[in-house]
């Protein structure tokens, strides 16, 4: 430099191929307990990496850029 994959809640990951953004865990509140942990119940939390475009509608399609991983190549 080129190619491929990835970026979604604090963390780890889903989202049926364009039609209401979810789960586990963590956090918070509660039950239980002498207290705490564990367990159980409830609950908060999102500019879907950034900026544009297409569309009635975009996490999903297109363009550019940023970052990470992998492969190939170039220079030394």
């Nucleotide at each position: 430099a080129c190619g491929g994959c990835g970026u979604u809640a604090g963390c780890u990951c889903a989202a049926u191929u364009g039609g209401u953004a979810g789960a586990g865990u963590a956090g918070c509140g509660g039950u239980c307990u002498c207290c705490a942990a564990a367990a159980c119940c409830g609950u908060u939390g999102g500019u879907u990496g950034a900026a544009g475009g297409u569309u009635c509608a975009a996490g999903u399609c297109c363009u550019u850029c940023a970052c990470g991983c992998c492969g190939u190549g170039c220079c030394a």
Predicted 3D model of a 76-nucleotide RNA (transfer RNA) from a Limisphaerales bacterium. Rfam family: tRNA. By type it is a transfer RNA. It was read from a public genome assembly.